[in-house]
Molecule: transfer RNA
Organism: Candidatus Woesebacteria bacterium
RNA sequence: CGGGGACUGGCUUAAUGGUAGAGCGCUCGGUUCGGGAUCGAGAGACUCCGGGUUCGAUUCCCGGGUCCCCGA
Numbered sequence: 001c002g003g004g005g006a007c008u009g010g011c012u013u014a015a016u017g018g019u020a021g022a023g024c025g026c027u028c029g030g031u032u033c034g035g036g037a038u039c040g041a042g043a044g045a046c047u048c049c050g051g052g053u054u055c056g057a058u059u060c061c062c063g064g065g066u067c068c069c070c071g072a
Base pairs, nucleotide, nucleotide: 001071002070003069004068005067006066007065010024011023012022013021018055026042027041028040029039030038048064049063050062051061052060
């Protein structure tokens, strides 16, 4: 320098146009002498950034950023 991929709660991830869901973790409560395990409830991401298309964008398009891979 060229090509490809990834980016979503603390972590791992789902959602391929219709107001973002799950597991683990966390908080509170039940159970226990207490803990673990288990059961119930709850908080937590407006999706890497900017712009565009659209009635509507995590999703499609353009530019940028970070990381990874391949090639030179």